[in-house]
Context: one part of a larger RNA
Order: sequence, then C1' cells, then structure tokens
RNA sequence: UGACGGGGGCCCGCACAAGCGGUGGAGCAUGUGGUUUAAUUCGAUGCAACGCGAAGAACCUUACCGGGGUUUGACAUGCACCUGACGGUACUGGAAACAGUGCGUUCCUUCGGGACAGGUGCACAGGUGCUGCAUGGCUGUCGUCAGCUCGUGUCGUGAGAUGUUGGGUUAAGUCCCGCAACGAGCGCAACCCCUGCUCUUAGUUGCUACCGGGUAAGGCCGGGCACUCUAAGGGGACUGCCCUGGAUAACGGGGAGGAAGGUGGGGACGACGUCAAGUCAUCAUGGCCCUUACACUCCGGGCUACACACGUGCUACAAUGGCCGGUACAGAGGGAUGCGAAGUUGUGAAGCGGAGCCAAUCCCAGAAAACCGGUCUCAGUUCGGAUUGCAGUCUGCAACUCGACUGCAUGAAGUCGGAAUCGCUAGUAAUCGCGGAUCAGCACGCCGCGGUGAAUACGUUCUCGGGCCUUGUACA
Repeated sequence: UGACGGGGGCCCGCACAAGCGGUGGAGCAUGUGGUUUAAUUCGAUGCAACGCGAAGAACCUUACCGGGGUUUGACAUGCACCUGACGGUACUGGAAACAGUGCGUUCCUUCGGGACAGGUGCACAGGUGCUGCAUGGCUGUCGUCAGCUCGUGUCGUGAGAUGUUGGGUUAAGUCCCGCAACGAGCGCAACCCCUGCUCUUAGUUGCUACCGGGUAAGGCCGGGCACUCUAAGGGGACUGCCCUGGAUAACGGGGAGGAAGGUGGGGACGACGUCAAGUCAUCAUGGCCCUUACACUCCGGGCUACACACGUGCUACAAUGGCCGGUACAGAGGGAUGCGAAGUUGUGAAGCGGAGCCAAUCCCAGAAAACCGGUCUCAGUUCGGAUUGCAGUCUGCAACUCGACUGCAUGAAGUCGGAAUCGCUAGUAAUCGCGGAUCAGCACGCCGCGGUGAAUACGUUCUCGGGCCUUGUACA
C1' cells in the first nucleotide's frame, strides 16, 4: 500500500421487510448428471454450466458407431509428361457412392503451341486431432457499481502519501465550500435512437368533417387534405418562475403554469482491472501429432437409449370456472421457386381453385382474454388431459427406429404441493392472444408486439452483494 475481520461509522441495491404471483408435489416438453450402448459426437459446471453453443439432429446437417469404398485426394497453387475433354445410354459388381467396359463427341492458332478439362508422377493438400495454462479476436462476470489514474508541485531516508481526505449534497469522484496543493485523463452526465405534447411541410396505396352520386351495407365512386395517420424538419423542460429550509453555496421540500417536473419513461452505451473465467468446434493462429489415415466418400444406425437424480418451462388440479351460441376492439411483423383471397368439397387436419399483391393498395388475418345469453352445481365431475387403439391429412426421395397435425374411441396422475427457494416497485407483476428468425416439415424454447391490468414499500434491526472513511492483523 492492499486484502481480510462472527471490528466500528456513514450510504446504496426487489438485499431484507410490506405485498402479488410462482418453483419445490402431478403429467408432459426440454437441457444436464448418471447409467446403458457398437456409438449414444464435442464443448459449457457455484453465483457467471444445465429451453446454454443449437435462430430448429428423419437423410443431409454430423464432428460419433458399423459396414462398403478412394489415396495428389471433396478443396488450393505450381512443375513435368501423356491424353482429349465431356455428355448421353446400356450392362456387371446385393443396394449406394464408385469402379470397369461398349457406342457418339471441343475452342483459338503465327501450326511451334495455347485455353479448358482428365490421367500419371512430384511438391503439397486435408485433420471438428491435442494444448483457451502458448495466443489474437469475441464474450461472460463483479457492475451502469462510482470508481481508476496521471503531470507538475509539496511532504517522507524510503516503500509511499497528498490531490481522491474533511463539512454538506447527489443516481453519480454530481456539484458547492474548505484545504499544499494546482490542473488533467479514462469513467458519470450530456451529445445518439424510440416514446409522450405541439407546429410547419407533404396527401397516395392513408383519411372522410363537408358537397354530390350510389348500395342490402361499406370511403364504394367524383370532389376534398380539415381530422386521424404516415415521415422529414422545428418548438418544448432549463430547478426557468414563486414560497420555504440551507452557509448568502451546492442542493432539498412545497406550489404555479404545462402534454410532460426535477435524469419524464425505455434503449444503445460497460472505466482501470478481476476470475491463468469461457471459446483452438465460428474464425484466425504458435507448437505438437496423423499422412493408403486421426484425411476423403457412400449406405445404414446413433446424437431421440432409461432403474434413477437435478435445472428450466408448459398444462392442470376448476365455478373469478368448463362447454355452447352471439357480438366487439390491437400493435408489430412477414410475403415471388413466396403470401395466397372469393368460391367449392370434407366433421376436421386439409384438398380443389386460382383473383390480387414485389405490397400504407393484395394476402397471411377469425386477435384472444373481454362483453351478452344459455347450460353444468362441487363430483376425480361436462374439471384435467397424459397414455393407448383405429382411421386419416401434410411436408419430404423417404416419417419403422425418429415429424407435426386431424377425427373417433380411451380417459392416467393431479383436489394447490415438505424442508427450501425465485421473480417483480407501474402500464410493472399477473393474465390474454398475435407476429418473426431458424425452417421442405417440425416451438411448451427464443426474440419482438400489443389487449386487460393490480397489491405493497412502516422502515434499514437482521440475510446477501456493493461503495466511502476509520481501526486491528503473525496474511500478500
């Protein structure tokens, strides 16, 4: 000087408390451990691994296993020699990749050759083989915590200190005051994006107040651009104003006006560093290792196993509900080997059909919870839907291992969950549906979007984590 303390002081955070909803019990989905296996490819392992890499394992992917095959190789460059490529078709090898054989066949040219391709040989290729404790890059984490440092000066023999401590204040090393310090840098804040109010400009594919036409109805049509909206540029919030507390300061409390008030709400943004944290399997790369194999290729299997244990979710256990009928109201997205309307067939998944749309025009697209009416009457039920049987639809070369969905039948556990434990402070939690990426097909996951919309916070004693000052230390 740090680190640590079941030392002290001050302060903060959904840290506790106050509340609301869960997890832990059930069934299923998914990941992991374990076990099994020819293989169940590899990595991730307290917080910070475990719906993680994987934004999508039937083949492919695929790295694993079994079997068949290739050896200048699936891919790159160069040299030497030879050939003409190449395409179609047939046969054989169980199939396949591939190999062999029969038949037809280039371009330019200064006629030396060249282009391109194949073969042979040589250099070399290739490796998801090892080392993340050799590395780059990228990332997690403490933590969006308020800290981390430097120059000069001064003090100290020196390590070092001072500044950065102190009195206030703040979300903040934020600002004010004081001070042997005076300044500065990286962080904080602001500058950026979205959202909340408004103005200007613009008016189609958007809108429809007003005029006219038309309809069963409908901006459907002709005007129109006021409103909504769209999207570009401005305004607006700064403790600016008033009162009050305070040291006359910083700032705090209250008020006015205002769409918004003291950082308005949200996002992007992550200091010096820590964990030899993670990744050699995104990529790149040193070293080591393999080279008829640890390379390459095909078929089949596996990654989907199942006594069990754990994590993360979904669906429930019902009446604030289930079922049936009727009637409303979104936002944000996606769409050309795509989205696919009307119509029509089917109980349905879906089929036929093809209008329109490169999309403010057309389509996906019926939002659901909600509301109105009816029914059920507390039961393992008209709750719950697992499991299983049969029959189907769709994608795809192909759904046996191993897809999703539909119909009929079947109807399991489950009556609110032990110890323990998680999230959340407002348009939040809870609840309801919609879209997208990946993607032929496959979503309870992920990333977004809107609808409905709470309760509680006395407070900082305690638990956890963190910041500043101080104290002890046999630790570095």
Predicted 3D model of a 476-nucleotide part of an RNA (small-subunit ribosomal RNA, 3' major domain) from an uncultured bacterium. The full RNA is in RNAcentral, with records from ENA and SILVA.